[in-house]
The RNA shown here (small-subunit ribosomal RNA) has 1512 nucleotides and comes from an uncultured prokaryote. Its mean pLDDT, the model's own confidence on a scale to 100, is 82. RNAcentral holds the sequence, with entries from ENA. It matches the Rfam family "Bacterial small subunit ribosomal RNA". Its family is annotated with ribosome and structural constituent of ribosome in the Gene Ontology.
C1' cells in the first nucleotide's frame, strides 16, 4: 500500500466484508523459568468474621500491681506500667467509589479595593489575682439488655469573672499618598471595647535566677480552603419558547466573605435560532488506544480536581465537616429480646452471598517511606512496604550443540520406476543455560540510644555540628547473587494450508453429516466438510469472541458531491445572517513578529545513567501546538471619516409581445326545438350487438335557442418569474429591450424564517350546462372481463366567491457577477454602407435555436443560454428495502399536505456504455417457406417401430424437429444381454509364479433334459546318461497372483454420429479509435447461389469456411480390342456372332480435348456484374454425389470398441434345457395393399441397367395345377445362370361391395433346418372382411423431378423384406409474386432479458417465521401543580417550672436553660388532577423473510391498450 464482492464482460458510482494496531478482556486447546506491572468494569446489591485512629501520666483527681528498702501493719514514700474517667490534639488526613452532576462541576487564564486559615516560621508584646462546679470513685434505684435516675465527694493546661494594654476592633474631626469602579494604604489627638494555664528540667544564698515545652494579644509570611469572572469541551428543535424571588433598584438581615443569599417596598424586566427552556446520556482532566496528519474512540492502573457514604433530611462541635468507622429524625432492611425495648451500616483491607462471560490471600511487617499523638523513648498506622494467586498483559531465557546417508525402519503419496517425512532419527564427539541438589551468603541501615571531649553558653540545662571509639533495630529471607556436582538428562503447542492470504495431496461421506470473515463450498472422483501424511505462521502461547480506531476521500477542515448514479424547494418578493468596486485618511479588532509569566509531576520524543541484556527504574532537555500580558508592524480584512463613477437605480425618446385584469361583440361548427321536402333504414365495429327510426329517423333546406372552443394566419416564432398565455375593440396595468445624454453616488448579491403566485383533479356555496365525459346502466369481446371496443350517461369541465398547495410543476441542470476558439438560421432594435427610397451587405446590443472548438464528463454529452475556468451566498445527498410509511407537530371542511424516524432485513440496489439474444419493432435478403400445381397421410385392412397394459421374463438403448420399417444389412435354438430350472468355481479366454504327478487330447461306459459328474483305456519333444533315472518344454492337478462382468455413470472420457445447414458464415495479425468491455477491417453503395465481385472507406493484410481442385454423368478425339460388338468380306445353321476375320460401330477403360460470360448488343458508377443473341453436346456452379467453418444443444453412444472412477468374486462371472424378447381393452408413427374403368381378367407381344453367383448359381430335360422334385450341361464369370414389367396389340368385364378389394379362417401340400406348438416361408384349393377416395390436421416434390412400373444386392440355413441400398423403364402439371405463415441470413432499433422470451417479473390469497404500529384497558419509572399531614432541627417568641459562677447584705435582678408556642424551613406520608416514558393487552393494520401452493399477468419488445406523473 491495499484487496474481495453487483454484470456474458466493462467503466462508474455505492453499500457490505478482510488483511493492521490496540485491550483492566472472557472462552476453547496447550503450558518450562525468571523479571516488571495489572486484576469486582455487571448489583452504589445484601454481608458472618478480624482488623483499618488513635495518643498523651511531662494538663487532672485517682483506683490496680510489684518489690530490695521503710513501717507494728499493703503505714507512708520511691518505682513500675496502665483498663475507666475529666481534659488536650487528632479521628475534615490518609484509604475507597463514581450514585448523583450538563454544573464556575472540571479545564485553562484571570481576578478578590469581599475573605478566612488549627499546628508551621519570622517578629513584637504578655502569661497578675481570683472563683463557683462536675466525671471519675461511693451509696441508693430502675431495666433481659443497651443504658439511665437519684444521693454525696473531688481535680486540672475544664469552666467564670476582675485587673493590665504592646496591640486590634468600633468611632468623630483631620492630614499624606496610590488608585480610579464602589475605594486601598499610612498617620495625628480623643472616646468605647477586648487576653492568658500552666507543666516539666538545671541551679540556689530558698529570696529568686534560667531552659525547655504550652498559653494569650497583634502584625508579616508560608500552606489550605471560599468567592467572581473570560473562554473551552456530548446528543436532540419529532423539546420553540422560558421565568416570579423570576430581572433590576433601594433599605434591612444574614455570612469568614460579595452577592435575590433571605426578607419588605418599588419598577417590569431577564433569557432565548450564535438553541433558552425541556428530554437523554454522562464524574472532569493530565493523558490512553488508532492515525501519516487532522481527527475519531476512551477517561482502568498513576496523578490533580469534584462527588458521595443504606436512602432522605437536619444541624451540633470544630481552625476546617454539614463529618467512610461522629450526632439527631424519618424509611427500609437484618439482628438482639425476658415482646417492654434495643443494635447495625466493608462505594476501607482480607473474605462470604448473589447476579454474572469474568477478576485474587479471611497472608507477613512497621525493617523502610510517610502519617497521627507524645517533650521523648515509644504506641497506632490493611496508608506503605513485601510475600502468595492468575500466561492477565509487557519483556527476557530455555527445551541443546557439531558432526552423522545403508539417504535405516516406520508413516503418507505413486505413473510402481519411485517420491517424501529427512540429517530429521540412531550413531560419535561436545557443552552445562535454567530447573535439581550442595556449600556459604547480601545490599535496601539513615537513624535510636547511652556516656564522654571539643565548640557555644554564666553553664557541666538545653542547642547545634564534629570525631573516634561502643550498643542496637530486617518483614522481604536463608531469597537475590556466588561456589560445587551430576546427566542431554524435566521442559512444545496452537491455529491455517478454495481466493482474499503464506501454506497440497490421499481416504471417508454424498445438498446428508457438516463449514463460512466475505464471495461461497457439499446433489459419488471435494486442495472448502471430517480424518490422516505433509507443508506454512507464531511460539509458552496459538486461535476464537466482544469492543475502539484505522483501512473509509464511506460526514470529504485538511479532503467529496447533486443533467441520467442518492442528491436543485414548484416559483417569486425579501428579514436576519454571509458575502461586497476605485481613492485618501485615521484606528488596530482580525492578522505577523518579539518579549514575561503560566503551561503540575508522571506520560509521549531525544540524550546520558541503573539493573548481565530488555521490559523496569531513574537524570537532564526538548516538547506541551494553549491561555494572559505588555512592546512593535499595517499589505490584506473590519471599523470611523471623506471624495469617486465603471456596479446598481432615476429621468427622456422609441418601437415590438397570445404579459395581466374588466366590460363589450363576432363567426364557423356540434347538439337541439319548430317547420318544409323525403323513405327506410340511420348509426356502429375486426365483426356484431346494444341504440335511434314507419309515431316519419339519416339526409337536404329554412327559422330560432344556448353553451363552449376560438379553423387558417402558425413559426424549436412572441411574451411572462414559474404556473401558464392565442377570435376582435375599449378602458386599466405590469416587466423586458434599444438609443440618449443628464443625475443619485455602492444604494449591491445571495438570501434560513416569513408573505405571495402556483396546472389538472378536487372540496365548499350560487349560478350555468352545447359537447366532452370519471361513477352507473347496457352491448360486444373472452377461459374469465368489473378492462380495451361499441350505445347512452351523472359528478365534472364553464361562471362568481372561498379553500386546497400538489404534479415527470422538466432543460430531470437554484440565482448573481466576471472570464474563455467558431460557424449557421431566427424575433426585437439601433448605426454605416450604398439607393430617388428600400431590399441586400456590414457593424454592434438583446433574445430564442442548431452544429462543433478547447476544456469538462464514469459514459452518453454539454460546450459564451456550459455540463468549460473562477468567486458569492441558499437549498439538498451519505447502500437498497422497511418508508416519504408509523407515531407526534403544524396546516386543511374533508381528501390530504408539511416536517419525518426505528425494529427488522438484503448483499447488493445503481448509472451509463459494450457483446449477444430476444420482440405480437422497422428495412433489405433467401429457402418446395407461403402461393400455383402432382401425388399423398390422417378413415378400411394387413406389415412394422412405438408407448401403455399384462407378464416368472416381455432384456436394453433411442424420445419434438434432430426418437418410433431407429441400433437391428434379417429374435424358431444359437443369437440374448431377460425368465425358470439344472450345475461349475483360477473358472469358457490371457499372463506369471509354485506345485502335482502321469495323465491330457482322443476313444469308450454309467447316469442326466443337456450341461456336468463320476468309472476305464490311453500319448509327446529336446538334452544328459549305458540303463534305472534326472533335467527342461508341453500337458494336467492343486494353491497363489488373477481371469470374467452387455453390472452403474455418454453429467469424468476418447472416438464417432446427428443438428442448425452446403446457411455464409466464424475469426486473426498489425495498425487505428475507445479509460474500458469493444469497436474498426466484416459496416455502406452496388452485385452474386455465395463474406462471390467490384468500388468507396483507418484501414492493410492473412487464415478457416464459399468456389475451385476429386468421382460419376452427358459430347468429341486418339489409344486399346476379349469374353463385348458386326458395317464391310468370306463360310455355315432350323436358328443364333455360330465360325473366319475385322476395328467401321455400340460398348469396354484408359488418356485429352471442350465451357472461360471467351463473342456480340444492350444496360450498369461504363466497375463488378446483369440481360438478349451467336456458336455449340452441354451456357452463364450444365446434371449429381463427396466434401460440413467457428460454434450450438453438457443433443446421442460406458450395449461396437476403447477408457478414468466405483460395484460383484462358489456371482451381477461361465455352462446347460426350456421359456420370453413374437403376449393385447388400447393409443400414435413408418409404410405396403386398396376402393377400381387412366381399371381388373385372360391370351398375345417388344425393350433394361445395375449387380450376385462355390457348403454357390444353376440350363436343355422329366414329374407335380403350383411351391417344388429328379437330374445335373455350363459357369470362381462382359463367356454359364437369372423369362424385367408397366407400356403395346386382341377379347371380356360395364359401375356392383362386382370378374374391385384381398383380409380372415378352414383344408391339403412344399422347403430350410436336429427341430416350424408357442414362433418362418411359400404353393394349391375352399372361404371372401373393412373398404365406394378419408374430420380437423398434415407431409413431399421445381424435371428426366413428382408419380408409376420392374430388376438387383446385402444379411440370411430359412424367413417376417411390404424394410433398406441400389438399377434402369414410362413420365408430367405449375411458380403471378414475397402480403402472410415456418426457417434463416444482414444491417438497424428498443430491452429491467444474458440458464438469453420455454427470458424476466407483479399483486391478492394460503401456510409458518420475525419484528413492529393502532387498540377497550391493566401495570409500572421520572416529573410538575394545588392541597392535607408533618418527625428531627436552625432561628424567633414568651418562659409560669428549676437555676452553681456575674451584681447585690438580702428580697431580688441580669444571663442561660428544659418544657411549650409561633412562623419559616421542611424529609417522609396521603389525596387529586396531569405531563412525559417504558412494558402488557383480545383484536386489528400494513412490513419482512420463507427450493418445488392457489388465482390471473400489471411492467420490461410498440410487452401485444406507449409507459410514468398528480389527482378523484
Nucleotide at each position: 500500500a491495499g484487496a474481495g464482492u453487483u454484470u456474458g464482460a466493462u467503466u462508474c458510482u455505492g453499500g457490505c466484508u478482510c488483511a493492521g494496531a490496540a485491550c483492566g478482556a472472557a472462552c476453547g486447546c496447550u503450558g518450562g523459568c525468571g523479571g516488571c506491572g495489572u486484576g469486582g468494569a455487571u448489583a452504589a446489591g445484601a454481608c458472618a468474621u478480624g482488623c483499618a485512629a488513635g495518643u498523651c501520666g511531662a494538663a487532672c483527681g485517682g483506683g490496680a500491681c510489684u518489690u530490695a528498702c521503710u513501717u507494728a501493719a499493703u503505714u507512708a514514700g520511691a518505682g513500675u506500667g496502665a483498663a475507666a474517667g475529666u481534659g488536650g490534639c487528632g479521628g475534615a488526613c490518609g484509604g475507597g467509589u463514581g450514585c448523583g452532576u450538563a454544573a464556575c462541576a472540571c479545564g485553562u487564564g484571570a481576578g478578590c479595593u469581599a475573605c478566612u486559615u488549627g499546628c508551621c516560621c519570622u517578629a513584637a508584646a504578655g502569661u497578675g489575682g481570683g472563683g463557683g462546679a462536675u466525671a471519675g470513685c461511693c451509696c441508693u434505684c430502675c431495666g433481659a439488655a443497651a443504658g439511665g435516675a437519684g444521693g454525696a465527694u473531688u481535680a486540672a493546661u475544664a469552666c467564670c469573672g476582675c485587673a493590665u494594654g504592646u496591640g486590634g476592633u468600633c468611632u468623630u474631626c483631620g492630614g499624606a499618598u496610590c488608585a480610579u469602579g464602589u475605594g486601598g494604604u499610612c498617620u495625628u489627638c480623643g472616646g468605647a471595647u477586648c487576653a492568658a494555664a500552666g507543666g516539666u528540667g538545671g541551679c540556689u544564698u530558698c529570696g529568686g535566677c534560667u531552659g525547655c515545652c504550652g498559653c494569650u494579644u497583634u502584625a508579616g509570611g508560608a500552606u489550605g480552603g471560599g468567592c467572581u469572572c473570560g473562554c473551552g469541551g456530548c446528543c436532540u428543535a419529532u423539546c420553540a419558547g422560558u421565568u416570579u424571588g423570576u430581572u433590576g433598584g433601594u433599605g434591612a438581615g444574614g455570612u469568614a466573605a460579595c452577592g435575590g443569599c433571605u426578607c419588605a417596598c418599588c419598577a417590569a424586566g431577564a433569557c432565548g435560532a450564535c438553541g433558552a427552556c425541556g428530554g437523554g446520556u454522562a464524574g472532569c482532566u493530565g493523558g490512553u488506544c488508532u492515525g501519516a496528519g487532522a481527527g475519531g474512540a476512551c477517561g482502568a492502573u498513576c496523578a490533580g480536581c469534584c462527588u458521595c457514604a443504606c436512602u432522605g433530611g437536619a444541624a451540633c462541635u470544630g481552625a476546617g465537616a454539614c463529618a467512610c468507622g461522629g450526632u439527631c429524625c424519618a424509611g427500609a432492611c437484618a439482628c438482639c429480646u425476658a415482646c417492654g425495648g434495643g443494635u447495625g451500616g466493608c462505594a476501607g483491607c482480607a473474605g462470604u452471598c448473589g447476579a454474572g462471560a469474568a477478576u485474587c490471600a479471611u497472608u507477613c511487617a512497621c525493617a523502610a517511606u510517610g502519617g497521627g499523638g507524645g517533650a521523648a523513648a515509644c504506641c497506632c498506622u490493611g496508608a506503605u512496604g513485601g510475600u502468595g494467586c492468575a500466561a492477565c498483559g509487557c519483556c527476557g531465557c530455555g527445551u541443546g550443540g557439531a558432526g552423522g546417508a545403508u539417504g535405516a525402519c516406520g508413516g503418507u503419496c505413486u505413473u510402481c520406476g519411485g517420491a517424501u517425512u529427512g540429517u530429521a532419527a540412531a550413531c560419535u564427539c561436545c557443552u552445562g543455560u535454567c530447573a535439581u541438589c550442595u556449600g556459604g551468603g547480601a545490599g535496601u541501615a539513615a537513624g535510636c540510644c547511652a556516656a564522654a571531649g571539643c565548640g557555644u553558653u554564666a553553664a557541666u540545662a538545653a542547642c547545634u555540628g564534629u570525631a573516634c571509639a561502643g550498643c542496637u533495630u530486617g518483614a522481604u529471607a536463608g531469597u537475590a547473587g556466588c561456589u560445587g556436582a551430576a546427566g542431554a538428562g524435566g521442559a512444545a503447542g496452537a491455529g491455517a494450508c478454495g481466493g482474499c492470504u503464506a501454506a497440497c495431496u490421499c481416504u471417508g461421506u454424498g445438498c446428508c453429516a457438516g463449514c463460512a470473515g466475505c464471495c461461497g463450498c457439499g446433489g459419488u472422483a471435494a486442495u472448502a466438510c471430517a480424518g490422516a501424511g505433509g507443508u506454512c505462521u507464531c511460539a509458552a502461547g496459538c486461535g476464537u469472541u466482544g469492543u475502539u480506531c484505522g483501512g473509509a476521500a464511506u460526514u470529504a477542515c485538511u479532503g467529496g458531491g447533486c443533467g441520467u448514479a442518492a442528491a436543485g424547494c414548484g416559483u417569486g418578493u425579501g428579514u436576519a445572517g454571509g458575502c461586497g468596486g476605485c481613492g485618501a485618511g485615521g484606528u488596530a479588532a482580525g492578522u505577523c513578529a518579539g518579549a514575561u509569566g503560566u503551561g503540575a509531576a508522571a506520560g509521549c520524543c531525544c540524550g546520558g545513567g541503573g539493573c548481565u541484556c530488555a521490559a523496569c527504574c531513574u537524570c537532564g532537555g526538548a516538547a506541551c501546538u494553549g491561555c494572559a500580558u505588555c512592546c512593535g508592524a499595517u499589505a490584506c480584512u473590519g471599523c470611523c471619516u471623506u471624495g469617486c463613477u465603471a456596479g446598481a437605480g432615476u429621468a427622456g425618446u422609441g418601437g415590438a409581445g397570445g404579459g395581466g385584469a374588466g366590460a363589450c361583440u363576432g363567426g364557423a361548427a356540434u347538439u337541439c326545438a319548430c317547420g318544409g321536402u323525403g323513405u327506410a333504414g340511420c348509426a356502429g365495429u375486426g365483426a356484431a350487438a346494444u341504440g335511434c327510426g314507419u309515431a316519419g329517423a339519416u339526409a337536404u333546406c329554412g327559422u330560432g335557442a344556448g353553451g363552449a372552443a376560438c379553423a387558417c394566419u402558425a413559426g424549436u416564432g412572441g411574451c411572462g418569474a414559474a404556473g401558464g398565455c392565442g377570435a376582435g375593440u375599449c378602458u386599466c396595468u405590469g416587466g423586458a429591450c434599444a438609443c440618449u445624454u443628464a443625475c443619485u453616488g455602492a444604494c449591491g448579491c445571495u438570501g434560513a424564517g416569513a408573505c405571495a403566485c402556483g396546472a389538472a383533479g378536487g372540496c365548499u356555496a350560487g349560478g350555468g350546462u352545447a359537447g366532452c365525459g370519471a361513477a352507473a346502466g347496457g352491448g360486444a369481446u373472452u377461459a374469465g372481463a368489473u378492462a380495451c371496443c361499441c350505445c347512452u350517461g351523472u359528478a365534472g369541465u364553464c361562471c362568481u366567491a372561498g379553500c386546497a398547495g400538489u404534479a415527470a410543476a422538466c432543460g430531470g441542470u437554484g440565482c448573481g457577477c466576471g472570464c474563455u476558439u467558431g460557424g449557421u438560421g431566427u424575433g426585437g432594435g439601433a448605426g454605416g454602407a450604398u439607393u430617388c427610397g428600400a431590399c441586400c451587405c456590414c457593424u454592434u446590443c438583446c433574445g430564442u435555436g442548431c452544429c462543433g472548438g478547447a476544456g469538462c464528463u464514469a459514459a452518453c454529452g454539454c460546450g459564451u443560454u456550459a455540463a468549460g475556468c473562477g468567486c458569492g451566498c441558499c437549498g439538498c445527498c451519505u447502500g437498497g428495502g422497511g418508508a416519504g410509511u408509523a407515531c407526534g407537530g403544524c396546516c386543511g371542511c374533508a381528501a390530504g399536505g408539511c416536517u419525518a424516524a426505528a425494529a427488522c432485513u438484503c448483499a447488493a440496489a445503481g448509472a451509463a456504455a459494450u457483446u449477444g439474444a430476444c420482440g405480437g419493432g422497422g428495412a433489405c435478403c433467401c429457402g418446395c417457406a407461403c402461393a400455383a400445381g402432382c401425388g399423398g397421410u390422417g378413415g378400411a385392412g394387413u406389415a412394422u417401430g412405438u408407448g401403455g397394459c399384462u407378464u416368472a421374463a416381455u432384456u436394453c438403448g433411442a424420445u419434438g424437429c434432430a426418437a418410433c420399417g431407429c441400433g437391428a444389412a434379417g429374435a424358431a435354438c444359437c443369437u440374448u444381454a431377460c425368465c425358470u430350472g439344472g450345475g461349475c468355481u483360477u473358472g469358457a479366454c490371457a499372463u506369471g509364479c509354485a506345485u502335482c504327478u502321469c495323465u491330457a487330447a482322443g476313444c469308450g461306459c454309467g447316469u442326466g433334459a443337456a450341461a456336468g459328474c463320476g468309472c476305464g483305456u490311453g500319448a509327446c519333444c529336446g538334452g544328459c546318461g549305458c540303463u534305472u533315472g534326472c533335467c527342461g518344454g508341453a500337458a494336467u492337478u492343486u494353491g497363489c497372483a488373477c481371469a470374467g462382468g452387455u453390472g452403474c455413470u455418454g453429467c469424468a472420457u476418447g472416438g464417432c454420429u446427428g443438428u442448425c445447414g452446403u446457411c455464409a458464415g466464424c475469426u486473426c495479425g498489425u495498425g487505428u479509435c475507445g479509460u474500458g468491455a469493444g469497436a474498426u477491417g466484416u459496416u455502406g453503395g452496388g452485385u452474386u447461389a455465395a463474406g462471390u465481385c467490384c468500388c468507396g472507406c483507418a484501414a492493410c493484410g492473412a487464415g478457416c469456411g464459399c468456389a475451385a481442385c476429386c468421382c460419376c454423368u452427358g459430347u468429341g478425339u486418339c489409344c486399346u480390342g476379349u469374353u463385348g460388338c458386326c458395317a464391310g468380306c468370306g463360310a455355315g445353321u432350323a436358328a443364333u456372332g455360330u465360325c473366319g476375320g475385322g476395328g467401321a460401330c455400340u460398348c469396354u477403360g484408359g488418356a485429352c480435348a471442350g465451357a472461360c460470360u471467351g463473342c456480340c448488343g444492350g444496360u450498369a458508377u461504363c466497375a463488378a456484374a446483369c440481360c438478349g443473341g451467336a456458336g455449340g453436346a452441354a451456357g452463364g456452379u450444365g446434371g449429381g454425389g463427396a466434401c460440413g467453418a467457428c460454434g450450438u444443444c453438457a443433443a446421442g453412444u460406458c450395449a461396437g470398441u476403447a477408457u478414468g472412477g466405483c460395484c460383484c468374486u462358489u456371482a451381477c462371472g461361465c455352462c446347460c434345457a426350456g421359456g420370453g424378447c413374437u403376449g393385447c381393452a388400447c393409443a400414435c408413427g413408418u409404410a405396403c395393399u386398396a376402393c377400381a374403368a387412366u381399371g381388373c381378367c385372360c391370351a398375345g407381344c417388344a425393350c433394361a441397367a445395375u449387380g450376385u453367383g462355390a457348403a454357390c448359381c444353376g440350363a436343355u430335360g422329366c414329374c407335380g395345377c403350383a411351391a417344388g422334385g429328379c437330374g445335373g450341361a455350363g459357369g470362381a464369370a462382359a463367356u454359364c445362370c437369372u423369362g424385367a414389367a408397366a407400356a403395346c396389340u386382341g377379347g371380356g368385364c360395364u359401375c356392383a361391395g362386382u370378374u374391385c378389394g384381398g383380409a380372415u379362417u378352414g383344408g391339403a401340400g412344399g422347403c430350410u433346418g436336429c427341430a416350424a406348438c408357442u414362433c418362418g416361408c411359400c404353393u394349391c384349393c375352399a372361404u371372401g372382411a373393412a373398404g365406394u377416395c378419408g374430420g380437423a390436421a398434415u407431409c413431399g416434390c421445381u424435371a428426366g423431378u413428382a408419380a408409376u412400373g420392374c430388376c438387383g444386392u446385402a444379411u440370411c440355413a430359412g424367413c417376417u423384406a411390404c424394410g433398406a441400398c441400389g438399377g434402369c423403364g414410362u413420365g408430367a402439371a405449375u411458380a403471378c409474386g414475397u402480403u402472410c405463415c415456418c426457417g434463416g441470413g444482414u444491417c438497424u432499433u428498443g430491452u429491467a432479458c444474458a440458464c438469453a422470451c420455454c427470458g424476466c417479473c407483479c399483486g391478492u390469497c394460503a401456510c409458518a417465521u420475525c419484528a413492529u404500529g393502532g387498540a377497550a384497558g391493566c401495570c409500572g419509572a421520572u416529573u410538575c401543580c394545588a392541597c392535607c399531614c408533618g418527625a428531627a432541627g436552625u432561628a424567633c417568641c414568651a418562659a409560669c417550672a428549676a437555676u452553681a459562677a456575674c451584681c447585690g447584705u438580702a428580697a431580688g435582678g441580669a444571663g442561660g436553660c428544659a418544657g411549650g408556642g409561633c412562623c419559616c424551613u421542611a424529609a417522609a406520608g396521603g389525596c387529586a388532577a396531569g405531563a412525559c416514558u417504558g412494558g402488557u393487552g383480545a383484536c386489528u393494520g400494513g412490513g419482512a423473510u420463507g427450493a418445488a401452493g392457489u388465482c390471473g399477468u400489471a411492467a420490461c419488445a410498440a410487452g401485444g391498450u406507449a409507459a410514468c406523473c398528480g389527482u378523484a